This is a predicted structure of a 336-nucleotide part of an RNA (large-subunit ribosomal RNA, domain IV) from a Saprospiraceae bacterium.
The RNAcentral record of the full RNA draws on ENA.
The coordinates come from a structure-prediction model, not an experiment, and the mean pLDDT is 88.
The organism belongs to Saprospiraceae, within Bacteria.
[in-house]
Context: one part of a larger RNA
RNA sequence: UUCGUGGCUAAGGAACUAGGCAAAUUAGCCCCGUAACUUCGGGAGAAGGGGCGCCCCCUGGGAGGGGGGCCGCAGUGAAGAGGCCCAGGCGACUGUUUAACAAAAACACAGGACUCUGCGAAUUCGAAAGAAGACGUAUAGGGUCUGACACCUGCCCGGUGCCGGAAGGUUAAGGGAGGGGGUUAGUUCGCUUCGGCGGGCGAAGCUCCUGACUGAAGCCCCGGUAAACGGCGGCCGUAACUAUAACGGUCCUAAGGUAGCGAAAUUCCUUGUCGGGUAAGUUCCGACCUGCACGAAUGGUGUAACGAUCUGGGCACUGUCUCGGCCACGAGCUCG
Numbered sequence: 001u002u003c004g005u006g007g008c009u010a011a012g013g014a015a016c017u018a019g020g021c022a023a024a025u026u027a028g029c030c031c032c033g034u035a036a037c038u039u040c041g042g043g044a045g046a047a048g049g050g051g052c053g054c055c056c057c058c059u060g061g062g063a064g065g066g067g068g069g070c071c072g073c074a075g076u077g078a079a080g081a082g083g084c085c086c087a088g089g090c091g092a093c094u095g096u097u098u099a100a101c102a103a104a105a106a107c108a109c110a111g112g113a114c115u116c117u118g119c120g121a122a123u124u125c126g127a128a129a130g131a132a133g134a135c136g137u138a139u140a141g142g143g144u145c146u147g148a149c150a151c152c153u154g155c156c157c158g159g160u161g162c163c164g165g166a167a168g169g170u171u172a173a174g175g176g177a178g179g180g181g182g183u184u185a186g187u188u189c190g191c192u193u194c195g196g197c198g199g200g201c202g203a204a205g206c207u208c209c210u211g212a213c214u215g216a217a218g219c220c221c222c223g224g225u226a227a228a229c230g231g232c233g234g235c236c237g238u239a240a241c242u243a244u245a246a247c248g249g250u251c252c253u254a255a256g257g258u259a260g261c262g263a264a265a266u267u268c269c270u271u272g273u274c275g276g277g278u279a280a281g282u283u284c285c286g287a288c289c290u291g292c293a294c295g296a297a298u299g300g301u302g303u304a305a306c307g308a309u310c311u312g313g314g315c316a317c318u319g320u321c322u323c324g325g326c327c328a329c330g331a332g333c334u335c336g
Base pairs, nucleotide, nucleotide: 002331003330004329005328006327007326008325009324011322012321015320020317028052029051030050031049032048037042039148053070054069055068056067057066058065059064071075083315084314085313086312087311088310089309090307091306095107096106111146112145113144114143115142116141117140123132124131125130149302150301151300152299154232155231156230159229160228161225162224163223164222165221168220169219170218174214175213178210179209180208181207182206183205186201187200188199189198190197191196233251234250235249236248237247260294261291272288273287274286275285276284
């Protein structure tokens, strides 16, 4: 000198940095005192103050209480022992998770809804027997979605799915009237060496092909159903300043986005515009609405409490920094 761990540091005090990361502050017990908000439980250890040792006296059964005094920089005398506040996003909450880079706004969750299931239940495992469901029985069990609570949850059934329907259309195997082919007992014609040979027709039976008609579910079809999968428009004009358009016209659609929210975990243009906070603010908070491309259980909007969550601000505090310095211990390096 380098690294690690620990300690101290003038003045300043976040100027560091992506970010107060790390460190520092705070810390126990008693007393006083505590806001918004709230689901009245909470928020609360809110915040913010004061006290704390030892000796003597009085009092008390004691714990303790009252009074007087003493020492130090310092009395929970060492150690151990919350930093706090404001605002917002997300998720209600306690929980769960990527064993070994992610603990979360992901999963779960009580609660809500739809749907299946009448019991030898549905569902699941198994080839079956059998078993789970369940020694349960619709206030039960399975599946799917949503996710406390409060206020709510609009319109569309044209497509896809599911449920119901059965008149008609289509339609498989199977059945099958009829038609055709093969085979030949017979019959007929020709030839004959009379033994037969060849040609035509051809019953019954057997067999092959064809086949009117008949033949379910399904599909077509007719309805229902969106807390089923999903979807929820365009152009033009119009008011006595301008601007805008309650209003009108037109095209298309199954129906054209209601309430609420909105530059948002969603906003491209965008550091939108205005307000707040700062000396200065692409972040943050409050508004506006021109929503590229929010929106109602793929839930919408709020919300006390909660969170090793994320974002912005403040107080306190600090070697994070201005900007370094010193010390201890350990390791390295160099030298011996």